[in-house]
């Protein structure tokens, strides 16, 4: 220095242009059960990597940028 992939709740992830008011597990809060942990039911909080662009609508498609990861030299 060039190419390519990849960024979503605290993690791990669905998503593929309107049904997303962004689902789900695990963790974390409260309540229930339980002598107490623990398990189990039940409810809560809690994300779209950053700036443009295109569209009637953008997490989603483009371009820049940041970050990681891989190939070449």
């Nucleotide at each position: 220095g060039a190419c390519c992939c990849c960024a979503u709740c605290a993690u791990c992830u669905a998503g593929u242009g309107g049904c997303c008011u962004a689902g789900g597990a695990u963790a974390c809060c409260a309540g229930g059960u339980u002598u107490u942990c623990a398990u189990c039911c039940u409810g809560g909080a809690a994300a779209c990597c950053g700036g443009g662009g295109u569209u009637c609508g953008a997490c989603u498609c483009c371009c820049c940028g940041u970050g990681g990861g891989g190939u070449c030299g």

Notes
Predicted 3D model of a 73-nucleotide RNA (transfer RNA) from a Candidatus Nealsonbacteria bacterium. The source organism's lineage runs through Bacteria, Bacteria candidate phyla and Candidatus Nealsoniibacteriota. The prediction has a mean pLDDT of 82. It matches the Rfam family "tRNA". It is annotated as a transfer RNA. It was read from a public genome assembly.